The RNA shown here (transfer RNA) has 84 nucleotides and comes from a Clostridia bacterium. The organism belongs to Clostridia, within Bacteria. Its Rfam family is "tRNA".

[in-house]
RNA sequence: GCACCCUUGGCGGAAUUGGCAGACGCGCAUGGUUCAGGUCCAUGUGCCGGCAACGGCUUGGGAGUUCAAGUCUCCCAGGGUGCA
Numbered sequence: 001g002c003a004c005c006c007u008u009g010g011c012g013g014a015a016u017u018g019g020c021a022g023a024c025g026c027g028c029a030u031g032g033u034u035c036a037g038g039u040c041c042a043u044g045u046g047c048c049g050g051c052a053a054c055g056g057c058u059u060g061g062g063a064g065u066u067c068a069a070g071u072c073u074c075c076c077a078g079g080g081u082g083c084a
Stems, first nucleotide, its partner, number of pairs: 001083007010026003019067001027045006046057004060076005
């Protein structure tokens, strides 16, 4: 230099026919059980604002297509594999 692949909450990781983003697990919070801790059980848990009701934002960054984009197209950044 060329080709291909990957980038989603605190972490791993789904959603691939374009149609409610974050299923599921870990972790964490609160409660139960225990003398206490662990295990186990229940509920909750993306971010910001708000007393709340609720509102806004969010798939590495930017732009485009579309009624609608994590998903399709282009540019950029980072990482990986192969070839030279």

It was read from a public genome assembly. The coordinates come from a structure-prediction model, not an experiment, and the mean pLDDT is 82.